[in-house]
RNA sequence: UAACGAAAAGGGCAAACUCUUUGAAAAAAGGGGACGCAAAGCUUAGGGUCUAAAGCCGUCAAGGUCAAGAUCGCCUGGCUGCCGAU
Repeated sequence: UAACGAAAAGGGCAAACUCUUUGAAAAAAGGGGACGCAAAGCUUAGGGUCUAAAGCCGUCAAGGUCAAGAUCGCCUGGCUGCCGAU
């Protein structure tokens, strides 16, 4: 330096559930809580998935459609990084 990831060391993050707040929703932030994670650090760039307020269609309504919304703890890519049995 690169790969790899241990019944190693010291640490880190925190699913479900729950409380509060925000949001139209998906979901997010904070408190509690640990299923897991060696990038579960950052990045929506490509794909997937979720939502559908506004818009559009529908005479109206019902309904349909649509991402500029959400998800990196769905996958791929980009950037950065702790430790060291091998």
The prediction has a mean pLDDT of 87. A computed fold for an 86-nucleotide RNA from Sediminibacillus terrae, annotated as c-di-GMP-I riboswitch aptamer. The organism belongs to Sediminibacillus, within Bacteria. It matches the Rfam family "c-di-GMP-I riboswitch aptamer". Rfam's curators write: GEMM was predicted in a large-scale screen for bacterial structured RNA regulatory elements. Of the family's consensus pairs, 95% are formed in the model.